[in-house]
Predicted 3D model of a 105-nucleotide RNA (SAM riboswitch aptamer (S box leader)) from Pedobacter jeongneungensis. The sequence was found by an Rfam model in a public genome assembly. Its Rfam family is "SAM riboswitch aptamer (S box leader)". Its family is annotated with regulation of gene expression in the Gene Ontology. Rfam describes the family as follows. The SAM riboswitch is found upstream of a number of genes which code for proteins involved in methionine or cysteine biosynthesis in Gram-positive bacteria. Its mean pLDDT, the model's own confidence on a scale to 100, is 83. Lineage of the source: Bacteria > Bacteroidota > Sphingobacteriales > Sphingobacteriaceae > Pedobacter.

RNA sequence: UACUUAUCCAGAAAGACCGAGGGAAAGGCCCUAAGACGUCUAAGCAACCUAUACACUUGUAAAAGGUGCUAAUUCCUUUCUGCCAUAUGGUAGAGAAGAUAAGUU
Numbered sequence: 001u002a003c004u005u006a007u008c009c010a011g012a013a014a015g016a017c018c019g020a021g022g023g024a025a026a027g028g029c030c031c032u033a034a035g036a037c038g039u040c041u042a043a044g045c046a047a048c049c050u051a052u053a054c055a056c057u058u059g060u061a062a063a064a065g066g067u068g069c070u071a072a073u074u075c076c077u078u079u080c081u082g083c084c085a086u087a088u089g090g091u092a093g094a095g096a097a098g099a100u101a102a103g104u105u
């Protein structure tokens, strides 16, 4: 870098530094000099991998370790299909794109 599989309506924040944009893309809508975003430190959440314990072959608990995450459902929509309404929208499902983990390359 690419591929495969799984998950994505739950949960969880302080301090220091910096200084203007940030929320992946487009549109919308938000956050932001009462300092966002980012970096660092110390916490926390979760349980993908997993030390361990108990059952006993796949579960339950746990959280030492490897990741991840801690505004808004992946913030909402984007493509297709069904239903309803027809003021071009509402709703349900699937998909695309993205994120994370594990494995392979």
Base pairs, nucleotide, nucleotide: 002104003103004102005101006100007099008098014041015040016039017038021031022030023029025078026077027076028075043070044069045068048066049065052061053060054059055058074097079094080093081092082091083090084089